The RNA shown here (SAM riboswitch aptamer (S box leader)) has 109 nucleotides and comes from Mucilaginibacter sp. UR6-1. NCBI's taxonomy places the organism under Bacteria, Pseudomonadati, Bacteroidota, Sphingobacteriia, Mucilaginibacter. The coordinates come from a structure-prediction model, not an experiment, and the mean pLDDT is 82.
RNA sequence: UACUUAUCCAGAAAGACGGAGGGAAAGGCCCUAUGACGUCUUAGCAACCUGUACUUAUAUGGUAUAAGGUGCUAAUUCCUGCCCGGUAACAUGCCGGGAUAGAUAAGAU
Numbered sequence: 001u002a003c004u005u006a007u008c009c010a011g012a013a014a015g016a017c018g019g020a021g022g023g024a025a026a027g028g029c030c031c032u033a034u035g036a037c038g039u040c041u042u043a044g045c046a047a048c049c050u051g052u053a054c055u056u057a058u059a060u061g062g063u064a065u066a067a068g069g070u071g072c073u074a075a076u077u078c079c080u081g082c083c084c085g086g087u088a089a090c091a092u093g094c095c096g097g098g099a100u101a102g103a104u105a106a107g108a109u
Base pairs, nucleotide, nucleotide: 001108003107004106005105006104007103008102013042014041015040016039017038021031022030023029026080027079028078043073044072045071048069049068050067051065052064053063054062055061056059077101082098083097084096085095086094087093
C1' cells in the first nucleotide's frame, strides 16, 4: 500500500510520567479525574514467522519449546448496519450463514 493467503466467541497488568478525552468510522452501548487514551519500564498471554528438539503415513506434515521477529494484555473485531435462511401474527427481537469494513501475521509490490 485500491494486492494475496490465513486467523479473529480462548488467553494475558502492574508501576512511573502525563492530564482529557477514549473505544477505526455512523448509530448504540460502554470506559474515564477512584486518572482513561497515550508514552516508558517491567511482567505476562499467544504461537503467525524464524530457530531448536522429537516424530511420521514424507505432507514444505504433526507435536513440543518459547531463544529471536512481530502481535496482543476492558467488553466476541464491545454490539449493530448490507444480503440470505430459520423462528416469530406484524414490529422489536432471537438463532445460523455470507458480504463489506477493520485488526494481526506471513508474503508480494